[in-house]
Context: one part of a larger RNA
C1' cells in the first nucleotide's frame, strides 16, 4: 500500500516445511520343516542405540553484584572491625536464569491409489494364456493421516463483537476534497515470560509495571559487640546467629507526570 466504511478478536486451510531410522531379548516353539545338524513365517510382549522436540521437579554444570575462609600490600590515626588492589587475588559452597551428561515425549496406527511380482475369470487363437474387455492381492517409496507455518491464497476467504451516518468546500449532481471526532490504535512513560534495533508481551493512579520496604523461600554456615574459660594461639555462650543478586507474596513509599498524534461517514 492492497484486501471498496473504520476497528478488535477467533477461525478455515489452498499451499509450504518437518518427521519417517535400526537393533536385541522373551513368547508362539525347539513347534512347522528336516534323516540329522539345524531351525522359522505369521502374531504377542519387553527393552535399547542413534536422531528430534520440549523442560529444569530430580542428578549435575555454570553462576565476575550471594555467603564464608584465607595470603600479600595500601588505606580508614592505633586495637578491634572493615574497604581497595592482586586472573572474580586464591579457596570452599551456591539462588534465579541458561543448560546436558538429567527428565519427558516422538517414529505409531489406519485408509487410498498402486511398482516389481502373484492371481481370478477370459477371448483373439474351439486348446492354452494374469490382459485384450473385466477383476483380486501387493513395498520403508506416493497421496492422506501425525507436528509446525500459513488468506499478499491480489483467487486477498469465514464467523463474532464494537463504532456510527457529523460539519465545511467544489461539483459535469455520478461524485471529489478537507476538518474535528467515534470504536480503536499509536507516540510518550514503568517494564519483562520479549529483545541487537524494530517487533512481541505486561502495565500507566479506576494502578502491583519496575524500584524500595516488610514477610517468606533458597544459599552460606554460627556475624559484630559483650560475657566466661585459657599464659597464649584460641574455644564456649548470647544464637541455626548474622548476611543474603535475579525467586514467591504483601504494601502505593518512589517512578509510570503533564500530554500529544492518528483514526469511518461506506
Nucleotide at each position: 500500500c492492497g484486501u471498496a466504511g473504520g476497528a478488535a478478536a477467533u477461525c478455515u486451510g489452498a499451499g509450504a516445511g518437518g518427521a519417517g531410522c535400526c537393533g536385541u531379548c522373551u513368547u508362539u516353539a525347539g513347534u512347522a520343516c528336516g534323516a540329522g545338524a539345524g531351525g522359522a513365517c505369521c502374531g504377542a510382549g519387553a527393552u535399547g542405540g542413534a536422531c528430534a522436540u520440549a523442560c529444569c521437579g530430580c542428578u549435575g554444570g555454570u553462576g565476575u553484584a550471594u555467603c564464608a575462609g584465607u595470603u600479600g600490600u595500601c588505606c580508614c590515626g592505633c586495637c578491634a572491625g572493615g574497604g581497595g588492589c592482586a586472573c572474580u587475588g586464591c579457596u570452599g559452597a551456591g539462588u534465579a536464569g541458561c543448560u546436558a551428561u538429567g527428565u519427558a515425549u516422538g517414529g505409531a496406527u489406519g485408509a487410498g491409489a498402486g511398482a516389481a511380482a502373484c492371481g481370478c475369470u477370459g477371448a483373439a487363437a474351439g486348446c492354452a494364456u494374469c490382459u485384450a474387455a473385466g477383476u483380486g492381492u501387493g513395498a520403508a517409496a506416493c497421496c492422506c493421516a501425525c507436528c509446525u507455518c500459513a488468506a499478499g491464497a491480489u483467487g486477498a476467504g469465514a464467523u463474532u463483537u464494537c463504532c456510527c451516518a457529523u460539519u465545511c468546500c467544489c461539483u459535469u449532481c455520478g461524485g471529489g476534497g478537507a476538518a474535528g471526532u467515534a470504536a480503536g490504535a499509536c507516540c510518550a512513560c514503568u517494564c519483562a515470560u520479549a529483545g541487537a534495533u524494530g517487533a512481541u508481551g505486561a502495565g500507566u493512579u479506576c494502578g502491583a509495571u519496575a524500584g524500595g520496604c516488610u514477610g517468606g523461600a533458597c544459599g552460606u554456615g554460627g556475624a559484630a559487640g559483650c560475657g566466661c574459660c585459657g599464659c597464649g594461639a584460641g574455644g564456649c555462650g548470647u544464637g541455626a546467629a548474622g548476611c543474603c543478586g535475579a525467586c514467591c507474596a504483601g504494601u502505593a513509599c518512589u517512578a509510570a507526570u503533564c500530554g500529544g498524534u492518528c483514526g469511518a461517514g461506506g
The prediction has a mean pLDDT of 89. The part of an RNA shown here (large-subunit ribosomal RNA, domain VI) has 266 nucleotides and comes from Acetilactobacillus jinshanensis. Its Rfam family is "Bacterial large subunit ribosomal RNA". The full RNA is in RNAcentral, with records from ENA.